[in-house]
RNA sequence: GCGCCUGUAGCUCAGUGGAUAGAGCGUUCGGUUGCGGUCCGAGAGGUCGUAGGUUCGAUUCCUGCCAGGCGUA
Numbered sequence: 001g002c003g004c005c006u007g008u009a010g011c012u013c014a015g016u017g018g019a020u021a022g023a024g025c026g027u028u029c030g031g032u033u034g035c036g037g038u039c040c041g042a043g044a045g046g047u048c049g050u051a052g053g054u055u056c057g058a059u060u061c062c063u064g065c066c067a068g069g070c071g072u073a
Stems, first nucleotide, its partner, number of pairs: 001072007010025004018056001027043005049065005
C1' cells in the first nucleotide's frame, strides 16, 4: 500500500429499518448485619467513533474519514 473485521454505559456485550436504546459486572443510595461480605429494593450513567447520503423514519442500509485488530507483497 491492498483486502477483511470491529467501534453502543466505567468494563464485557445484545439490539440487523419504527415503541422511552437494553443486559451482566461495576458504581451510588436504602434495607438486612455487631462491622464487612452475601442477599433484597431503588437510582445514576449513552452526542450508538466521526462527517455526509438514502428513507416518512437510521444504532441498523450506503460513502468518506478516524481509531483498533487480522491477513498479505

The RNA shown here (transfer RNA) has 73 nucleotides and comes from a bacterium. The sequence was found in a public genome assembly. Rfam family: tRNA. Rfam classes the family as a transfer RNA. Gene Ontology term of the family: triplet codon-amino acid adaptor activity.